[in-house]
């Protein structure tokens, strides 16, 4: 990095550099930011995906179950993945813009897992 799975409406802070930007990208919006951004480092922490321990099932080697995880590999710690953009459904308005609102999908990203 491709490629398939599952999640994304919850939860979770202080301090040191550092010096102006940040919210993935592009755009529209609409936030956060010298009461100090972005990055990196330290400690704390949430979360329970993968592991690991109980426990429970039952075709007895598994699982679409419940729990625990100071101790293991990640993640994550402002706003739903901030919030829109393609479709597709209903509404309302009211009358040529195809704007609004609501819901549901897709696309795109994000984490983990698992194969190459």
């Nucleotide at each position: 990095c491709u490629u398939u799975c599952a999640u994304c409406g919850a939860g979770a802070a202080g301090g040191g550099u550092g010096g102006a930007g940040g919210g993935a990208u592009c755009a529209g919006g609409c936030c956060c930011c010298g009461c100090g951004a972005a990055a990196c480092c330290c400690u704390g922490g949430c979360a329970a995906c993968c592991g690991c321990c109980c426990c429970g099932a039952u075709u007895u080697a598994u699982c679409g179950g419940g729990g625990g995880u100071c101790c293991g590999g990640u993640g994550c710690u402002a706003a739903u993945u901030c919030c829109u953009g393609c479709c597709c459904a209903u509404g309302a308005u009211a009358u040529u813009c195809u704007g609004c609102a609501u819901g549901g999908g897709a696309a795109a990203g994000a984490u983990g897992a698992a194969c190459g």